Record summary:
A computed fold for a 483-nucleotide part of an RNA from a metagenome, annotated as small-subunit ribosomal RNA, 3' major domain. It matches the Rfam family "Bacterial small subunit ribosomal RNA". Model confidence (mean pLDDT): 81 of 100.
Context: one part of a larger RNA
RNA sequence: UGACGGGAGCUCACACAAGCGGUGGAGCAUGUGGCUUAAUUCGAAACAACGCGAAGAACCUUACCUGGGUUUGACAUGCAUGUAUUAGCUCGGUGAAAGUCGAGUGACGCCCUUUGGGUGGAACAUGCACAGGUGCUGCAUGGCUGUCGUCAGCUCGUGCUGUGAAGUGUCGGGUUAAGUCCCUUAACGAGCGAAACCCCUGUCGCUAGUUGCCAGCGAGUCAUGUCGGGGACUCUAGCGAGACUGCCGGUGUCAAACCGGAGGAAGGUGGGGAUGACGUCAAGUCCUCAUGGCCCUUACGUCCAGGGAUGCACACGUGCUACAAUGGCGUGAACAGAGCGACGCGAGACCGCGAGGUGGAGCAAAUCGCAAAAAACACGCCCCAGUUCGGAUUGCAGUCUGCAACUCGACUGCAUGAAGUUGGAAUCGCUAGUAAUCGCGGAUCAGCUAUGCCGCGGUGAAUACGUUCCUGAGCUUUGUACA
Numbered sequence: 001u002g003a004c005g006g007g008a009g010c011u012c013a014c015a016c017a018a019g020c021g022g023u024g025g026a027g028c029a030u031g032u033g034g035c036u037u038a039a040u041u042c043g044a045a046a047c048a049a050c051g052c053g054a055a056g057a058a059c060c061u062u063a064c065c066u067g068g069g070u071u072u073g074a075c076a077u078g079c080a081u082g083u084a085u086u087a088g089c090u091c092g093g094u095g096a097a098a099g100u101c102g103a104g105u106g107a108c109g110c111c112c113u114u115u116g117g118g119u120g121g122a123a124c125a126u127g128c129a130c131a132g133g134u135g136c137u138g139c140a141u142g143g144c145u146g147u148c149g150u151c152a153g154c155u156c157g158u159g160c161u162g163u164g165a166a167g168u169g170u171c172g173g174g175u176u177a178a179g180u181c182c183c184u185u186a187a188c189g190a191g192c193g194a195a196a197c198c199c200c201u202g203u204c205g206c207u208a209g210u211u212g213c214c215a216g217c218g219a220g221u222c223a224u225g226u227c228g229g230g231g232a233c234u235c236u237a238g239c240g241a242g243a244c245u246g247c248c249g250g251u252g253u254c255a256a257a258c259c260g261g262a263g264g265a266a267g268g269u270g271g272g273g274a275u276g277a278c279g280u281c282a283a284g285u286c287c288u289c290a291u292g293g294c295c296c297u298u299a300c301g302u303c304c305a306g307g308g309a310u311g312c313a314c315a316c317g318u319g320c321u322a323c324a325a326u327g328g329c330g331u332g333a334a335c336a337g338a339g340c341g342a343c344g345c346g347a348g349a350c351c352g353c354g355a356g357g358u359g360g361a362g363c364a365a366a367u368c369g370c371a372a373a374a375a376a377c378a379c380g381c382c383c384c385a386g387u388u389c390g391g392a393u394u395g396c397a398g399u400c401u402g403c404a405a406c407u408c409g410a411c412u413g414c415a416u417g418a419a420g421u422u423g424g425a426a427u428c429g430c431u432a433g434u435a436a437u438c439g440c441g442g443a444u445c446a447g448c449u450a451u452g453c454c455g456c457g458g459u460g461a462a463u464a465c466g467u468u469c470c471u472g473a474g475c476u477u478u479g480u481a482c483a
Base pairs, nucleotide, nucleotide: 001483002482003480004479005478007477008476009475010474011473012472013471015467016466019430020429021428022427023426026321027320028319029318030317031316032315033314034312035311042053043052064307065306066305067304068303069302070301073130077129078128079127080126081125082124088105089104090103091102092101093100094099108120109119110118111117112116132296133295135294136293137292141290142289143285144284145283146281148279153192154191155190156189157188158187159168160167161166172183173182174181198273199272200271201270203241204240205239206238207237208236209235213230214229217228218227219226244267247261248260249259250258251257323423327382328381329380330379331378332377339370340369341368344363345362349358350357351356389420394415395414396413397412398411399410400409436459437458438457439456440455441454442453
């Protein structure tokens, strides 16, 4: 100087407390361990692995296994030699395919030019350099990432103090979300962080009105901004204004600041996002990529078919659906936002109980389509039961995608109708448009095992006395035989 303490003081955080909803019990989905297996490819391992890499495992993917092929190779560059055929196309044998064997046909540029001759590039064959490796080492590395933690810290120059390691500054008194600011001061300044600058959102104004809008005027319709028209309004999208403790009162060291108030759409960081200091964990990744070293080279490369990654006495994590009446079912009838669409979205119409099919209007989309928002609301039935709750499981019949749904897809109809009556010890999330609850969209994608992930809006709470305790963190101080 650090680190540590079942030492002390101060402070903070959904850390506890106060609340609301869960997990742990059930069924199923998904990941992991274990077991099994020819293979069940590999990685991730307390927090910070386990709906994680994977934002799509039927083939492909695919790295694994079995079997069948291949060896200058599936891919790149170069050299040498060779033939005028190869390549391509057609046919046949063999094969699960990859491939392999055979037959036929048969191109191109340039020069000289009569048929023709010469030469060359690509391509092919042979040989050689080499290719190739998701093989090993993340404890050889780059890059990227997680984490402490959006915590308030981490340092430097000069000066001063100390023999020196080092200290001071960065301490002390206040204050803040903050090493934020003020005062004091052997320190004076500065840098990386904090804050601000950036984006979204909340109010108003200006500009602009199409594909958006429709108040007033007119026309028309069963009806609809449908039409003439209009820019008022909503909205769209560009530029501005606005919030600064600016104003008032109080407290405070004539300070920083704090408390209350006015005005205001918004008040003391308005709300949210992006943004992650010096460093820690030899943290993670050699299977994104790059790369040192090592290893394989008729194989640890590569092609193909089939299988596997979806196995199942069991254990754990994360979720979905429930156990019902604040509910279930039926009928009627409202109100979003953000997205996506040409190998696409696909309307009206017709067929089918339905999944879906036929058909094809319109739309590269503020114009057309996906598109029905759902919970909510109104009316009716159910009457507390393993039920009109719950939907697992299974049988039959179908639809769609795709070369192909057996292993191993999703969806539909009829039938079947399991466990489950609120869950032990324990444990998680959340402080406001949040939790809870309701639906909608997107990426990936032929299809989909999505209940996942990332977004979007609708409805919309309760509680916080407080900091004794649990957990983590910051500053100061103290002890130490530790570094």